[in-house]
RNA sequence: GCCGACUUAGCUCAGUGGUAGUAGCACCAAUUUUGUAAAUUGGGGGUCGUCGGUUCAAAUCCGACAGUCGGCU
Numbered sequence: 001g002c003c004g005a006c007u008u009a010g011c012u013c014a015g016u017g018g019u020a021g022u023a024g025c026a027c028c029a030a031u032u033u034u035g036u037a038a039a040u041u042g043g044g045g046g047u048c049g050u051c052g053g054u055u056c057a058a059a060u061c062c063g064a065c066a067g068u069c070g071g072c073u
Stems, first nucleotide, its partner, number of pairs: 001072007010025003018056001027043005049065005
C1' cells in the first nucleotide's frame, strides 16, 4: 500500500428498515441471615464509533473518516 471482519450499557452480546434497543455478568436497594456469602424480588445505567447521505421512517441501507483484529504484498 491492497483486501476482509468488527465497533451497541462498566464487561460479554442480541436486535439486519416500522416509531425506537435484548439478555447475562457486574452495580444499587429490599427480603431472608446473629453477621457475611448464596438465593429471591425490584431498580438504575444506551444521543447504537464520528460526520454526512438515502427514506415517510435508520442501530439496521450507502459514502467518508477514526479505531481494533486478521490476511496479502

Predicted 3D model of a 73-nucleotide RNA (transfer RNA) from a Candidatus Roizmanbacteria bacterium. The sequence is in RNAcentral, with records from ENA. It matches the Rfam family "tRNA". By type it is a transfer RNA.